Parts: sequence; structure tokens; C1' cells
RNA sequence: GGAGAGAUGGCUGAGCGGCCGAAAGCGCUGGAUUGCUAAUCCAGUGAGUCUCGUAAGAGGCUCCACGAGUUCGAAUCUCGUUCUCUCCGCCA
Repeated sequence: GGAGAGAUGGCUGAGCGGCCGAAAGCGCUGGAUUGCUAAUCCAGUGAGUCUCGUAAGAGGCUCCACGAGUUCGAAUCUCGUUCUCUCCGCCA
């Protein structure tokens, strides 16, 4: 340089234009069980910002690499950028 695949929460990873802040697993937190652990079971668990509240907490908005577009509606379709991976080629 050519061709292709991809970027989703702490991690892995699914995700048909609406039922998605988002499956499932792991992890973490709390609890049950146990003499105590492990295992098992139950519940909870993304980030930012704003409002209310003494607080605990409740509610609104935004966020799927970044930016723009299409659409009534975008993680999903289109374009650009950045980054990662695979194969091929070139140089050393």
C1' cells in the first nucleotide's frame, strides 16, 4: 500500500429501525444456608449532569469509539474521522 472484519457497561459478550440503558455470563455489594469457609440459592449493581431533599433517597435529561446525516423514531441505516484485529503485498 491492497482486501476484509470490528469498537456496546468493571470484564467477556448478545442485540430485527420502535418492545433498549440495553440479554446472558463473570466480577462486585447485601442477604440466606454453614460451627466456619468453599459451593449453592435470593436480591441488587453503568456513567455524566440537573432538580427536589438535612439525609437516606426520588425524579428529569444525555450517553453504544468520535463527529455529521437519513428518519416520526438510530447501538442498529448512510458518510467522514480515530483506533484495533486478520489476510495479502512492499521495504529493511

The RNA shown here (transfer RNA) has 92 nucleotides and comes from a Planctomycetaceae bacterium.
It was read from a public genome assembly.
The prediction has a mean pLDDT of 80.
Rfam family: tRNA. It is annotated as a transfer RNA.